[in-house]
RNA sequence: CACCGACAAAGGCCAUCCGGCGCGAAAGCCCCGGAGCGCAAAGCCGUUGACCUAAACGCGCGAAGUACGUCGCGCGCACGGACGCAGCGGUCGCCGAA
Numbered sequence: 001c002a003c004c005g006a007c008a009a010a011g012g013c014c015a016u017c018c019g020g021c022g023c024g025a026a027a028g029c030c031c032c033g034g035a036g037c038g039c040a041a042a043g044c045c046g047u048u049g050a051c052c053u054a055a056a057c058g059c060g061c062g063a064a065g066u067a068c069g070u071c072g073c074g075c076g077c078a079c080g081g082a083c084g085c086a087g088c089g090g091u092c093g094c095c096g097a098a
Stems, first nucleotide, its partner, number of pairs: 004096002012039002016035005022029002037084001043091007051081002057076007
């Protein structure tokens, strides 16, 4: 230096659940407190597929209706999410036994 990763040491992160504000159409998210499965990149950024939701939009049907348009239902759809589902790329980083 590159691997590697221990019943080591010091720290860190956190699924999920509970309580309390707030945001959002929803999915979901921010913050505070508590418990806590787990994680050696479960740090950050980008990207592909799968995944969640469907406001707007499109199509179809229906209602009153001259029509424009309005309302309801169904289907499609991400420019909304999540990534602790899998893969790839970039970048930075704690500790040091075998």
A computed fold for a 98-nucleotide RNA from an Acidobacteriota bacterium, annotated as c-di-GMP-I riboswitch aptamer. Of the family's consensus pairs, 100% are formed in the model.